A computed fold for a 102-nucleotide RNA from Selenihalanaerobacter shriftii, annotated as Glycine riboswitch aptamer. Rfam family: Glycine riboswitch aptamer. Rfam describes the family as follows. This family represents the bacterial glycine riboswitch. Glycine riboswitches usually consist of two metabolite-binding aptamers domains with similar structures in tandem. The aptamers cooperatively bind glycine to regulate the expression of downstream genes. The model forms 80% of the base pairs in the Rfam consensus. Lineage of the source: Bacteria > Bacillati > Clostridia > Halobacteroidaceae > Selenihalanaerobacter. RNAcentral holds the sequence, with entries from Rfam and Ribocentre. The coordinates come from a structure-prediction model, not an experiment, and the mean pLDDT is 78.
């Protein structure tokens, strides 16, 4: 079951933080582009980290400790990011698709 969680396509929304500094190479007077350093700074790809609770164990038992196991937008800030463009957790929509009961 007139089809649930969950995919996937496709439209649409959708944050924050140096278009900063030094120095190099390129190009060649406009500054731009890569590269590398040194520092500031964001959280909403991914990643890691717990909380009550839940198991196991130590002890005769209880209390009480040890280990295990647990979420986020929380935290870290490894990865990624810091005009615009992109990229984006998440979120709404389909006369879509697939799933089969969360």
């Nucleotide at each position: 079951a007139u089809g649930a969680a969950u995919c996937u396509u496709a439209a649409g929304g959708g944050a924050g933080a140096g278009a900063g500094c030094u120095a190099g190479u390129c190009a060649g007077u406009a500054u731009g582009a890569c590269u590398a350093g040194a520092c500031g700074c964001c959280g909403a790809a991914g990643g890691g980290g717990c909380a009550a609770g839940g198991a196991a164990g130590a002890c005769a038992g209880a209390a009480u400790c040890u280990u295990c196991u647990u979420a986020a937008a929380c935290u870290c800030u490894c990865a990624g990011g810091c005009a615009c463009u992109a990229g984006g957790a998440c979120c709404u929509u389909a006369a879509a698709g697939a799933g089969g009961a969360c």